Context: one part of a larger RNA
Molecule: large-subunit ribosomal RNA, half A
Organism: Cyanobacteria bacterium MAG CAR1_bin_15
C1' cells in the first nucleotide's frame, strides 16, 4: 500500500413537520387628500440597539359599551407601579398628532435655513389658479384689457387591475424582403369611475318583418379581403342574460333691459314644444290622475365588541388522545389543541340571544317633477352643416366597381311637395328623420377587508423574501442573496477535576443527552482508528471465468456460508457524434438534492362506450361533501349531378333514348390514445434591432471664478552716447529685457530598456526620456447625452463598458445550428437513393420500414416456352475516322534550255490508287454470356389496396465493369453484387468494411467450416515423389552473374579436342604520309609479297622514339569429352532513416516450397439434454441502429374498501430470501411519528453525461506567497504565554519630507477603562479590533441673516398632439467683492472658542453737545490682463557680546542652552518711496443739468505709504535650580532678555516701465439742496457712560493603515509653512526641529 469488517469525525441529503406562500370561490369595498394624503425623518420606555405602537398629552389621554382577573408589547432580567372603587383587553366615538412630504410666507443640498404682519401672551395669519363680489384702472372719451382687496367644505397629490382617448415601435412570420404581418400590441402621456364606453333609429332588414344600448352562444373560420402569399377575417337573422326611457333648440305667447330710423329689433327669464301610421305652433273641446332614477324623515335588518352551549371513567405509558374493559351526548360526529390518533379535556362547533355608538336601510309620509282628442290654410322641425373635389385614417374590406363613418383644405343646399338609408351609380319601392343632450341594469377587474375551498408546494419547493427589499453592489437608473426543527416541559447541566480562555471527564436532570444549545431524523462524497487477509522479479479500463493457502461465522441455514486472493485463461471506459471511436475528437474533478414532449383551442385516424338519426351551447332551476333536471338555438347526417339556372335516384355533356363522367343511405355524440394547426409548444444557449429613463464624480470640449512655475543663460525692438553723412543711411559702445527662445526643479507627459504578467498594482515600478512664460497645467462650481454628445481627427472618449454607452421593458425575440433529453421487458425493422428547391450539413414528395383493416385474378427466387437487341469480343477489300512502309504518281515547289508557247530535270512536298502492317467511347460486313420483356408454373408470416405513424437525404471498404487522375492515392464519380452501418462468434499475432459463419437462455455433451496440427496453443515432430541452403520462407524494379535442378538445338574431339606446361611467333620495313620524332601500337591511307609448322604493314602493356613484355597464329607433353545458344522450377546480387521491432515470439534445413494421401483440432453454425415466449402448433421463429407496434414495474396525491402502529409508523444501515426485468418481501439495528394494500382516477411521476444548475467535500499542498532591501540589537517589566507590547540604551533611515497646518471626503477612527472568538498575511498581553464611558463651548476664525458671475429655477408671457420647452421680472448660486481679537494660560482628549490679560465692530438705553434729516430717483466708487526692472523695510538665519548650568577645576580656555512679547489706540521736527508744477487741493465761470462728477480760467503744494520708536508691559515668559510624588504629575524661586551682517518669492505695490491679445458683476462705503412723499412731542451726528449681540462647523485623518483605488494595497489627492553647511538653486549630499524602522 490493496481488499473487507466494525467504530467515529465531517457533511447535509432522505423521511416527517409548518409560523410562509400559490390559485379560486363568495360577501363587502371601490379610494385617501389644503380639516395637510400615500410615503417618511426624527423622537418617545426606569434602564432600549431593533421590530411593532404612538407623537412633546409620544407601547399613550378622554368618553360610551362588551368583558371579569390580572396587568406591566415582541422581550428574558431588575425596579416602580396599575387592578373587584373592575384595570390589562376588545369595540364604537373623541383628543393630541413634532418635521418633510402637493407643501402652499422666502428659500434650499427632502426632514434645514431666514422673514413680515397681527396679539400682554398662548397663538394664528401670509403659495398659486379658478368662482364670487367690491374699489381701482391704460393706449382711448364712455368703457374694456390690467391692478388691487376680501370671500370660497372649488383644483393640485397619490393609487394594483379594469374603462376612454392622444403619440406610438421594433425584433418577428412571409423560410430573403419593399405592400403586408407582429399592432394599434408593447411602450410614454391625458382623464375618469366604481365601473367606464355605448345608448333611445336620419336603424336592421327584403316583398315577411324587427324595434335603444350592452354582454355571452350561435351564425363561421363562412361571406369576404389579400405580394389573392404569408395570413387577417365579419355580419344579419337564431337562443339567451338584463330591461327603461327621457331633456331641450325652433315656431308661439309674456315680462324686463338696450338698441331705436319708432316701424321694429336684440339680449336674458318665464310660458309652450319634442315626433315619423310625420309632430309641433295656432283653432276648438277635455282632464289632476298616474308614474318617478331627485331631496328630507324613517321601523325592521345588516355590519362594527360579545353571551349561552350537551356528554367519561379504570388498566396500561415519561406522558393516553391509541388498546382493553365498562358507559354516555348528539339540531354538536367542522376545525385546531392538549406530553402519541379525544364527539363527551380545552377552545370551539349545532341550535339560541345581544348593541350606549356610529354605519346601512323597504313600507309610508312631505317636498319637487311627470299627461289627452280633433281640425286643416299658415309658420316651425338644430348651417360653413349635408353633399362634392382633392389628400388621409377607420371600417374583416391593402382604392377597388367601395357603399356607410371621420379628419383636413375648397366649395357650398334644401325645410315635409324637404331630407337620408338600402355596398359604386340611376329607377321604382321600403325604411328612417342628421348635423344638441342626459340615460340604471345585465359586463370588466381586485392592491385591500372577513369567511371559506384545494387529486396546490412544503424549506433548492412554494411569492425574491416562512428570517428580507434586508445584507450586499452600482455615481446613477436599477440589480439582489442565504438563512426554519433543542425538549412533553429549560426540568439550559449547581458542585468536582485538568485548563488562561476554548474544550473535556464525573455528578446533576429527562423517556432518551451519538436530545447539551455548532442541539430532533442524520444517507453519500470525504478523513480517520482497529481488526482479518494479501503485498517488495512484476508490467496494461483494474473486472470476470477458474482457484491453492490462511482467516471467520451461526434468528432468510446442510448437498453450510462469509473475508481475502498466490496462479493461469479471456479482456482497448462511458456518453455524444459518425462512413468509422480505447480513440491523440466531444463531455463530466467525486457525492447529494433540483433539472427538459406540458397546457388550451380545432381538424384528421385507431379503441372503447350511448343512441339509431345522433347531439345540445349560452343560459335556467335545484344542489353545493354529491354534477341532477331543464334549455332543439345551432352542428353532422339523412341526396346527388351541373360553372349555373336547374333537374333529381338520378344528372352533365350533347342532336341523341348513344357513349362516358359524377351519384345511388349509416351515422353521430362522448372518453382515451396517437398525430398535426396555432399558441413560448421538449430544454437551455445569441450576437442584434426596438421603446422608456439613468449617467460629463471617469474622459472630450467650452463657460465662470481662483491657484502655481527653484535657479541660471540668451540679450529682439527702442532708447542713449561716440563715430559717420550734405542730410539720411550705417558702424561702434552702453543701456534695455523682447521670445509658442535655451538649460533645468517642482508641475505636466510617456521616447528606450528591465522587471512584473494566478502583479505591490485590472497599465505599475527601476534606470535613462520630452515639454517646463505658454496652442502651457490646475482647483472650485456650472453646460453639452446615445444615431446623441465632444474631438489640434486616434473611429478617439462619454464612469475599468464605444464601428454607436448604461439600466429596464418588448423578451420565453428568432436560430434550417450545437449540446442534453431520466424505468424494464417483447414483436418487426430501415435509409444515406431519385425528383424538386436562393437547394446542396434545410425541406417536400416518390423509394425503402411498421401498424390496422381488406382483396384473394394477382407475386419474389427457381424451372420450362418465346422474344427483341449491337454490349464484350472480332474486324478494317463493309462504311467512317486515325495511322506506318514501299510501288506508281495528279499536282505543286526548285531548277536547266527556250524571245515566247513550250520541252526537260528533281536525292523535295504530295493528291488518288496498289501492296504489306496497326488501331477507334462518340466506327461497324460480324456478333455472345449475362440483362430484359411476355407466357406457364410457383399459396408465401409472398405481393396488391385503403388509412394511420414515422425515419432516412453525410454513407464506408472489398469485388467486377467503366469515367476522371499518372490504367496514383486509404482519392474522386457511377454501374453491379457482398459486407459494416444496425452484426456478436471463429479465422486473419492484433485489425468496422476480406475468409468462415447470422448469437433466444443454460450445459465441465457430440460433429464441422474458414483455418489449422514442434513449443507458446487444441490438434500429426503423419506417410509418399522432389527442389530450396538462401534463414530464401519471414518486403521490393531495371539489370546483372560458369549458383543450382531439368529439358531443347548445335558446335569441335583417340586422324588426340578443350585446359594447362616448353618452344617458335619472323623478312622487305622504321610500309607510305604526317611530324621535332611516329619504328606494330599519336593520327590519316593502304593493308601487299616473302620464309615457312606457324607469326597481322600488328590484341594489349610500354618508350621522347626506339627499346622490351605479351596476344593473335603454330608445334611438342597429356589422353576423354570440350563448348556455344535458348527455355523451365528454386535460389544470389541490386537492397542506406532516423528509440530496437518487416515469421507474433521461441526457435526450424523443415516446423520451408510444390504434389499426393490420410488422421486430429476448430464457431454462439449444425446436433443433443432442459427452460422461456410468441405464432400460421407432430413444427417454425426469436442478432439490431434511426423507427412503428405491445406489455409491465415504480413515484406523489385522490376516491371506494380494508388493513398496520408508542408492545414503536415512516426514513437510515446491515443481510446467505423471491421474480425473465422494471423490481417485491422478512428479520435486525437506528429512530421516535405516522404509514401500507387492492381496484380505479390524477400527474411538477423515474438522471450519469446539457463547458447544466445549488450546496458540501476532495486534490493539487503543508506548496506559492506573507505586499519596497531605511536595520535592528541588548537589558528590565508586564503575562498563563513574548522576535513582534512597555521602558531603557545604543544603531539605522526620512528631512520642499517619511515634518507642521487647512480644504475636499470620511464620520467617532479621538481620549480613558476592560477584552483577546473574529480582523492583523506571522505572533499579541497589543491596534484605526471588540465592549462600556467620556470629549468638540466662539459678535471678532469658516458658512448663513450681505452681494453677484457661469449657469439653474422662473409669477405673468410665448410657443408645443400630451408630457412640456424658452425665457420677462425676480429669486437662488463662490472658486470672487465686503466684512470687527491678539498674546499668555490651562483638560486624558477642545480652543484666535474656556480662563487672565489688553482691545475692536454693531444695536440699544441714558446723559451732553449739535444738526436738520429720512425715502423715492440720480450718481462716484468698489473695479481689475501679462511680463519685467531697481529700490526701502520686515520675517527668517548667522555672528559676537552677555546670562545661567555640569566637570574638572579656580587661572582663563574648551562644549551645551536661551536671549521673546500682538491687535487696536495715540503720539512722532522718525521715514525709503509713490502720485503731483505735463499742476495736488480749493475758488470760480461754462453747456446739458439740481448737484457731484466734466470742461475752462486763477491761486500754488498738497495727497498717500509699508516699516521703525514709545505705551501697551511686567505680579507675564524664561535656561535652570529647591521640595513633594502614588511616577502620571504638583508646589515654588528664577539669570540675561543686547548689537552687528546677511537677507527673500512677504511687504511698499490694485505702485513704475513696457507689450498687444486690450484685460467680471454686484453689494457694502460714499456723494447729491432740483422735484415729489413723511417728519420737528421727530430724526441725524459726535463724545461719554451702562447694557446686548442669533444658527451651523469646531473631536480626529489628511501625500495617508481613517480619503478614491475591492485590501492596514509600491497607485492617485488643491492649496499653506518648510531650518542649517557645501551649493546659482525648493537640484544634490550630509544633517537639526519633528517624524520613523515600513506587522512575519
Nucleotide at each position: 500500500g490493496g481488499c473487507u469488517c466494525a467504530c467515529g469525525g465531517u457533511g447535509a441529503a432522505u423521511a416527517c413537520c409548518u409560523u410562509g406562500g400559490c390559485a379560486c370561490g363568495u360577501a363587502g369595498a371601490g379610494g385617501c387628500g389644503a380639516u395637510g394624503a400615500a410615503g417618511g425623518a426624527c423622537g418617545u420606555g426606569a434602564c432600549u440597539a431593533c421590530c411593532u405602537g404612538c407623537g412633546a398629552u409620544a407601547a399613550g389621554u378622554c368618553u360610551c359599551g362588551g368583558g371579569g382577573a390580572g396587568c406591566g408589547g415582541g422581550a428574558a432580567g431588575u425596579a416602580a407601579g396599575c387592578u373587584u372603587u373592575g384595570a390589562u383587553c376588545c369595540g364604537g366615538g373623541a383628543a393630541u398628532u413634532u418635521c418633510c412630504g402637493a407643501a402652499u410666507g422666502g428659500g434650499g443640498c427632502a426632514a434645514c435655513c431666514c422673514u413680515g404682519g397681527g396679539g400682554u401672551a398662548a397663538c394664528c395669519c401670509a403659495a398659486c389658479g379658478g368662482c364670487u363680489a367690491g374699489c381701482u384702472a391704460a393706449a382711448u372719451c364712455c368703457a374694456u384689457a390690467g391692478g388691487c382687496u376680501a370671500g370660497u367644505u372649488c383644483g393640485a397629490g397619490u393609487c394594483a387591475a379594469c374603462c376612454c382617448a392622444g403619440c406610438a415601435a421594433a425584433c418577428u412570420g412571409a423560410a430573403a424582403c419593399a405592400u403586408c404581418u407582429u399592432a394599434g400590441u408593447a411602450g410614454c402621456u391625458g382623464g375618469a369611475g366604481g365601473a367606464a364606453a355605448a345608448g333611445a333609429a336620419a336603424g336592421u332588414a327584403a316583398a315577411a318583418a324587427c324595434g335603444a344600448c350592452u354582454c355571452c352562444c350561435u351564425u363561421a373560420g363562412u361571406a369576404g379581403c389579400g405580394g389573392c402569399g404569408a395570413g387577417c377575417g365579419a355580419a344579419g337573422c337564431g337562443g339567451g342574460a338584463u330591461c327603461a326611457g327621457c331633456c331641450u333648440a325652433a315656431a308661439c305667447c309674456a315680462a324686463u333691459c338696450a338698441u331705436u330710423u319708432c316701424g321694429a329689433u336684440g339680449a336674458u327669464u318665464g310660458g309652450g314644444g319634442u315626433u315619423g301610421u310625420g309632430g309641433g305652433a295656432c283653432a276648438g273641446c277635455a282632464a289632476c290622475g298616474u308614474g318617478g332614477a331627485c331631496c328630507a324623515g324613517g321601523a325592521a335588518u345588516u355590519c362594527u365588541a360579545g353571551a349561552a352551549g350537551a356528554a367519561g371513567c379504570g388498566u396500561u405509558u415519561g406522558a393516553a388522545u391509541g388498546a382493553c374493559g365498562c358507559a354516555c351526548c348528539a339540531u354538536a360526529g367542522a376545525g385546531g389543541g392538549u406530553g402519541a390518533u379525544a364527539g363527551u379535556c380545552c377552545c370551539g362547533u349545532a341550535c339560541u340571544c345581544g348593541a350606549a355608538a356610529g354605519a346601512u336601510g323597504a313600507a309610508c309620509u312631505g317636498g319637487c317633477c311627470u299627461a289627452g282628442c280633433u281640425g286643416u290654410a299658415u309658420c316651425c322641425c338644430g348651417a360653413g352643416u349635408a353633399g362634392c373635389a382633392c389628400g388621409g385614417a377607420g371600417c374583416a374590406c391593402g382604392u377597388g366597381a367601395a357603399a356607410u363613418u371621420c379628419c383636413g383644405u375648397g366649395u357650398g343646399a334644401a325645410u315635409c311637395u324637404g331630407c337620408g338609408a338600402g355596398g359604386a351609380c340611376c329607377a321604382c319601392c321600403u325604411c328612417g328623420u342628421a348635423a344638441g343632450g342626459c340615460u340604471a341594469a345585465g359586463u370588466a377587474c381586485u392592491a385591500c377587508u372577513g369567511c371559506g375551498u384545494g387529486a396546490c408546494c412544503g424549506a433548492u419547493a412554494g411569492c425574491g423574501u416562512a428570517c428580507a427589499g434586508u445584507a450586499c453592489c452600482g455615481c446613477g437608473a436599477g440589480g439582489g442573496a442565504a438563512a426554519g426543527g433543542u425538549g412533553a416541559a429549560a426540568a439550559g447541566a449547581a458542585c468536582c477535576c485538568c485548563a488562561g480562555g476554548a474544550g473535556g471527564g464525573g455528578a446533576g436532570u429527562g423517556a432518551a443527552a451519538c436530545a447539551g444549545a455548532a442541539c430532533a431524523u442524520g444517507a453519500a462524497a470525504c478523513c480517520g482508528u482497529g481488526a482479518g487477509c494479501c503485498u517488495a522479479c512484476a508490467a496494461g479500463c483494474a473486472a470476470u471465468g477458474g482457484g491453492a493457502g490462511c482467516c471467520c461465522g451461526a434468528c432468510u441455514a446442510a448437498u453450510c456460508g462469509g473475508g481475502u486472493g498466490a496462479c493461469c485463461g479471456u479482456g482497448u471506459g462511458c456518453c455524444u457524434g459518425u462512413u468509422g471511436a480505447a480513440g491523440a475528437a466531444u463531455g463530466a474533478g467525486c457525492c447529494g438534492g433540483c433539472g427538459a414532449c406540458u397546457u388550451a383551442u380545432a381538424g384528421g385516424c385507431a379503441c372503447u362506450g350511448g343512441c339509431a338519426g345522433g347531439u345540445u351551447a349560452a343560459g335556467a332551476g335545484g344542489a353545493u361533501a354529491a354534477u341532477c333536471u331543464c334549455g332543439g338555438a345551432g352542428c353532422c347526417a339523412c341526396a346527388g349531378c351541373g360553372a349555373a339556372a336547374g333537374c333529381g335516384a338520378g344528372u352533365c355533356u350533347g342532336a341523341a333514348u348513344a357513349g362516358g363522367g359524377c351519384g345511388a343511405u349509416a351515422g353521430u355524440c362522448a372518453g382515451u390514445g396517437u398525430u398535426u394547426a396555432u399558441a413560448g409548444a421538449c430544454c437551455c444557449g445569441a450576437a442584434c434591432c426596438c421603446g422608456g429613463g439613468u449617467g460629463a464624480u471617469c474622459u472630450a470640449a467650452c463657460c465662470a471664478u481662483g491657484g502655481a512655475c527653484a535657479g541660471g543663460a540668451u540679450g529682439a525692438a527702442g532708447c542713449u552716447u561716440g563715430g559717420g553723412u550734405g542730410a539720411c543711411a550705417c558702424c561702434a559702445a552702453g543701456u534695455g529685457a523682447a521670445g509658442g527662445u535655451c538649460c533645468g526643479a517642482a508641475c505636466c507627459g510617456a521616447c528606450u530598456g528591465a522587471u512584473g504578467u494566478u502583479g505591490a498594482a485590472a497599465a505599475a515600478u527601476c534606470a535613462g526620456c520630452g515639454g517646463a512664460u505658454g496652442a502651457g497645467c490646475u482647483g472650485u462650481g456650472g453646460u453639452u447625452a446615445g444615431g446623441g454628445g465632444u474631438g489640434a481627427a486616434a473611429u478617439g472618449c462619454c464612469a475599468a463598458u464605444c464601428g454607436a454607452a448604461c439600466c429596464c421593458g418588448g423578451a420565453g425575440c428568432u436560430a434550417g445550428c450545437u449540446g442534453g433529453u431520466u424505468c424494464u421487458c417483447c414483436c418487426c425493422g430501415a435509409a444515406a437513393u431519385a425528383c424538386a428547391u436562393u437547394g446542396a450539413g434545410g425541406u417536400g414528395u416518390a423509394g425503402c420500414g411498421u401498424c390496422u383493416a381488406g382483396u384473394g385474378c394477382u407475386u419474389a427466387a427457381g424451372c420450362a416456352g418465346a422474344g427483341g437487341g449491337g454490349u464484350a469480343a472480332a474486324g478494317c477489300c463493309a462504311c467512317c475516322g486515325u495511322u506506318u512502309c514501299g510501288g506508281u504518281g495528279c499536282g505543286g515547289g526548285c531548277u536547266g534550255c527556250g524571245a515566247g508557247a513550250g520541252c526537260g530535270g528533281u536525292a523535295c512536298c504530295a493528291a488518288a490508287u496498289c501492296g504489306a502492317g496497326a488501331c477507334g467511347a462518340a466506327c461497324u460486313c460480324u456478333g455472345a454470356a449475362u440483362a430484359c420483356u411476355c407466357u406457364g408454373u410457383g399459396u408465401g408470416u409472398a405481393a396488391c389496396u385503403a388509412g394511420g405513424c414515422a425515419g432516412u437525404c453525410a454513407g464506408a471498404c472489398u469485388g467486377u465493369g467503366a469515367g476522371g487522375g499518372a490504367u496514383a492515392a486509404g482519392c474522386u464519380u457511377c454501374a453491379u453484387g457482398g459486407u459494416c452501418a444496425a452484426g456478436a462468434g471463429g479465422g486473419a499475432a492484433a485489425c468496422a468494411g476480406c475468409c468462415c459463419a447470422g448469437a433466444c437462455c443454460g450445459c465441465c455433451a457430440g460433429c464441422u467450416a474458414a483455418g489449422g496440427u514442434c513449443c507458446u496453443u487444441g490438434a500429426g515432430u503423419c506417410a509418399c515423389u522432389a527442389c530450396u541452403a538462401a534463414g530464401u520462407g519471414g518486403u521490393a524494379a531495371a539489370g546483372g552473374a560458369g549458383g543450382u535442378a531439368a529439358g531443347a538445338u548445335u558446335g569441335c574431339a583417340u586422324a588426340g579436342a578443350c585446359a594447362a606446361c616448353c618452344a617458335g611467333g619472323a623478312g622487305g620495313u622504321u610500309u607510305g604520309c604526317c611530324u621535332g620524332g611516329a619504328a606494330g601500337c599519336a593520327g590519316c591511307c593502304a593493308u601487299c609479297c616473302u620464309c615457312g609448322a606457324a607469326g597481322g604493314a600488328g590484341u594489349g602493356c610500354g618508350u621522347a622514339a626506339u627499346a622490351g613484355c605479351u596476344c593473335a597464329c603454330u608445334g611438342g607433353u597429356c589422353g576423354a569429352g570440350c563448348g556455344a545458344u535458348c527455355u523451365u522450377g528454386c535460389g544470389c546480387c541490386g537492397a542506406a532513416a532516423a528509440u530496437g521491432a518487416a515469421c507474433g515470439g521461441g526457435a526450424c534445413u523443415a516446423a520451408g516450397u510444390a504434389g499426393u494421401g490420410u488422421a486430429c483440432c476448430g464457431a454462439a453454425g449444425c446436433u443433443g439434454c432442459g427452460g422461456a415466449u410468441u405464432c400460421u402448433u407432430u413444427g417454425a421463429a426469436u442478432g439490431g441502429u434511426a423507427g412503428g407496434g405491445g406489455a409491465g414495474c415504480g413515484u406523489u396525491c385522490u376516491a371506494u374498501g380494508u388493513g398496520g402502529a408508542u408492545u414503536g409508523a415512516a426514513g437510515c444501515g446491515u443481510u446467505a430470501g423471491c421474480g425473465a426485468a422494471a423490481g417485491c418481501g422478512g428479520a435486525c439495528g437506528u429512530g421516535g411519528a405516522c404509514u401500507g394494500c387492492a381496484u380505479a382516477g390524477a400527474a411538477g411521476u423515474g438522471a450519469g453525461a446539457a463547458u447544466g444548475u445549488c450546496g458540501g467535500c476532495u486534490u493539487g499542498a503543508g506548496u506559492a506567497g506573507c505586499g519596497a532591501a531605511a536595520a535592528c540589537a541588548u537589558a528590565g517589566g508586564u503575562g498563563a504565554g513574548a522576535a513582534u507590547c512597555c521602558u531603557a540604551u545604543g544603531c539605522c533611515c526620512c528631512g520642499a519630507a517619511a515634518c507642521c497646518c487647512u480644504a475636499a471626503g470620511g464620520g467617532u477612527u479621538c481620549c480613558u477603562c476592560u477584552g483577546u472568538c473574529a480582523a492583523g498575511c506571522u505572533c499579541g498581553u497589543c491596534u484605526g479590533c471588540a465592549g462600556a464611558g467620556g470629549g468638540u463651548u466662539a459678535g471678532u476664525c469658516a458658512g448663513g441673516a450681505c452681494c453677484u458671475a457661469a449657469g439653474g429655477c422662473g409669477a405673468g408671457g410665448c410657443c408645443g398632439a400630451a408630457a412640456g420647452g424658452c425665457g420677462u421680472a425676480g429669486u437662488c448660486g463662490a472658486u470672487g467683492g465686503a466684512u470687527a481679537a491678539c498674546a499668555g494660560g490651562u483638560c486624558a482628549a477642545c480652543a484666535u472658542u474656556c480662563c487672565u490679560g489688553u482691545a475692536c465692530u454693531g444695536g440699544u438705553u441714558g446723559c451732553u453737545g449739535u444738526u436738520u434729516g429720512g425715502g423715492c430717483a440720480g450718481g462716484u466708487g468698489g473695479a481689475c490682463g501679462g511680463a519685467g526692472a531697481a529700490g526701502g523695510c520686515u520675517a527668517a538665519g548667522c555672528g559676537a557680546u552677555c546670562c545661567g548650568g555640569a566637570u574638572g577645576u579656580u587661572g582663563g580656555u574648551u562644549a551645551c542652552c536661551g536671549g521673546u512679547u500682538c491687535a487696536a489706540a495715540c503720539g512722532u521736527u522718525c521715514a525709503a518711496g509713490g502720485c503731483u508744477u505735463u499742476g495736488a487741493a480749493g475758488a470760480g465761470c461754462g453747456g446739458u443739468g439740481a448737484a457731484a462728477a466734466c470742461g475752462c480760467u486763477c491761486u500754488g503744494a498738497g495727497c498717500u505709504a509699508a516699516g521703525g520708536c514709545g505705551u501697551g508691559a511686567g505680579u507675564a515668559c524664561g535656561a535652570g535650580u529647591u521640595c513633594u510624588u502614588a511616577c502620571g504629575a504638583g508646589a515654588g524661586c528664577g539669570a540675561a532678555g543686547u548689537c552687528g551682517c546677511u537677507g527673500a518669492u512677504g511687504u511698499c505695490a490694485u505702485g513704475c516701465u513696457u507689450c498687444c491679445u486690450a484685460g467680471a458683476a454686484a453689494a457694502g462705503a460714499c456723494c447729491u439742496u432740483a422735484g415729489u412723499c413723511c417728519g420737528u412731542u421727530a430724526a441725524g451726528c459726535a463724545g461719554c457712560a451702562g447694557c446686548u449681540a442669533c444658527c451651523u462647523g469646531u473631536a480626529c485623518c489628511c501625500g495617508a493603515a481613517a480619503c478614491c483605488g475591492a485590501c492596514a494595497c509600491a497607485g492617485g489627492u488643491a492649496g499653506g509653512g518648510u531650518a542649517g553647511u557645501a551649493g546659482a538653486g525648493u537640484a544634490u549630499a550630509c544633517u537639526a526641529a519633528g517624524g520613523g524602522g515600513c506587522g512575519c